[in-house]
Notes:
This is a predicted structure of an 88-nucleotide RNA (c-di-GMP-I riboswitch aptamer) from a Gemmatimonadaceae bacterium. The source organism's lineage runs through Bacteria, Pseudomonadati, Gemmatimonadota, Gemmatimonadales and Gemmatimonadaceae. Its Rfam family is "c-di-GMP-I riboswitch aptamer". Rfam describes the family as follows. GEMM was predicted in a large-scale screen for bacterial structured RNA regulatory elements.
RNA sequence: CUCCGUAAACGGCAGACCCGUUGAAAGGCGGCGACGCAAAGCCACGAGGCUAAAGUGACGACGACGUCACCACGCCAGUCGAGCCGAA
Numbered sequence: 001c002u003c004c005g006u007a008a009a010c011g012g013c014a015g016a017c018c019c020g021u022u023g024a025a026a027g028g029c030g031g032c033g034a035c036g037c038a039a040a041g042c043c044a045c046g047a048g049g050c051u052a053a054a055g056u057g058a059c060g061a062c063g064a065c066g067u068c069a070c071c072a073c074g075c076c077a078g079u080c081g082a083g084c085c086g087a088a
Base pairs, nucleotide, nucleotide: 006088012037013036018031019030020029021028022027035078041084042083045081046080047079048076049075050074055070056069057068058067059066060065
């Protein structure tokens, strides 16, 4: 320096629920709390998944509007892969 692993020790991160906040929603942020994680650090490049405001189409409606379907420019890094940084 690289790869693999997780005995010991010091530690690290923080699920769900709940509360607040933000957003059309998915979700994000903060608090509480730990289900778990040896990259559960960063990153939306690839795959996969979530939502559907706006838009398009159809239907119901005089219309307003409503319902259904499609759709990401929105989101998920604790779905996987790639890339980058990295302690004992």